[in-house]
RNA sequence: AGAGUAGUUUUGGCGCGUCAAGUGCCACCGAACGGGACGUUGUCGGUGGACGAAAGAGGGGAGCUCCUUCUGCGGUGCCAAGGCGCGUCCGCU
Numbered sequence: 001a002g003a004g005u006a007g008u009u010u011u012g013g014c015g016c017g018u019c020a021a022g023u024g025c026c027a028c029c030g031a032a033c034g035g036g037a038c039g040u041u042g043u044c045g046g047u048g049g050a051c052g053a054a055a056g057a058g059g060g061g062a063g064c065u066c067c068u069u070c071u072g073c074g075g076u077g078c079c080a081a082g083g084c085g086c087g088u089c090c091g092c093u
Stems, first nucleotide, its partner, number of pairs: 001093002007084009016074003025049007035090005055071006
């Protein structure tokens, strides 16, 4: 000097929901997190609570609801690639 985590962001792909789950917010508890130890900060899971949305068109069946296709929408899930990426001490190259 470099590599290496949890994550974060952009792009792409495949999905979910749109008859409202998901996401985000608050409280409590717990878990994992550069190779090791300590530590902070973020991340995740569970429970409870508050708040909350963008739908439209076509086809079929059948009777006011079901299925399906397309176009959108959601601070939506997963995967891949690129960028960014822990503090101290020790270790690795």
Molecule: THF (Tetrahydrofolate) riboswitch aptamer
Organism: pig gut metagenome